[in-house]
RNA sequence: UGCCCUAUAGCUCAACGGUUGAGCAGCCCGCUGUUAACGGGAAGGUUAUAGGUUCGAAUCCUAUUGGGGCAG
Numbered sequence: 001u002g003c004c005c006u007a008u009a010g011c012u013c014a015a016c017g018g019u020u021g022a023g024c025a026g027c028c029c030g031c032u033g034u035u036a037a038c039g040g041g042a043a044g045g046u047u048a049u050a051g052g053u054u055c056g057a058a059u060c061c062u063a064u065u066g067g068g069g070c071a072g
């Protein structure tokens, strides 16, 4: 310098262009001598940033930034 992959909840990851979700963690409740385990519930999101396309974008396109890889 070029090319490829990637960026979504605190963490690990889902999500056909049409209501952004799960597990774990944290919080509340239950269970009980207590803790752990187990069961239930609620909460938690500027989908990296800026534009574009579209009736509608996490998803498609462009640029930029961060991370990983390949080539030189």
Stems, first nucleotide, its partner, number of pairs: 001071007010024004018055001027041004048064005
The RNA shown here (transfer RNA) has 72 nucleotides and comes from Oscillatoria sp. FACHB-1407. It matches the Rfam family "tRNA". By type it is a transfer RNA. Its family is annotated with triplet codon-amino acid adaptor activity in the Gene Ontology. The RNAcentral record of the sequence draws on Rfam. The organism belongs to Oscillatoria, within Bacteria.